The prediction has a mean pLDDT of 83. Predicted 3D model of a 75-nucleotide RNA (transfer RNA) from a Theionarchaea archaeon. The RNAcentral record of the sequence draws on ENA. Rfam family: tRNA. RNAcentral records the identical sequence in 2 taxa.
RNA sequence: GGGUCCGUGGCUUAGGUUGGUUAGAGCGUCCGGCUGAUAACCGGGAGGUCUCGAGUUCAAAUCUCGACGGACCCA
Numbered sequence: 001g002g003g004u005c006c007g008u009g010g011c012u013u014a015g016g017u018u019g020g021u022u023a024g025a026g027c028g029u030c031c032g033g034c035u036g037a038u039a040a041c042c043g044g045g046a047g048g049u050c051u052c053g054a055g056u057u058c059a060a061a062u063c064u065c066g067a068c069g070g071a072c073c074c075a
Base pairs, nucleotide, nucleotide: 001074002073003072004071005070006069007068010027011026012025013024020058029045030044031043032042033041051067052066053065054064055063
């Protein structure tokens, strides 16, 4: 330099080729319950506007283009 794939809460991730309620889950975290206490278990809360920018559209995490970052392959 060329190619393929990936980027969603603190971590791991579903969704993306069906574009359409307020973007969901597990772990973690905070509060409460239970217990003599801890763990486990139960109930509840906070936390993301989907890497960034542009475009298409009535509407974009989702489609298109570019940039940035990461993994792998080729040279």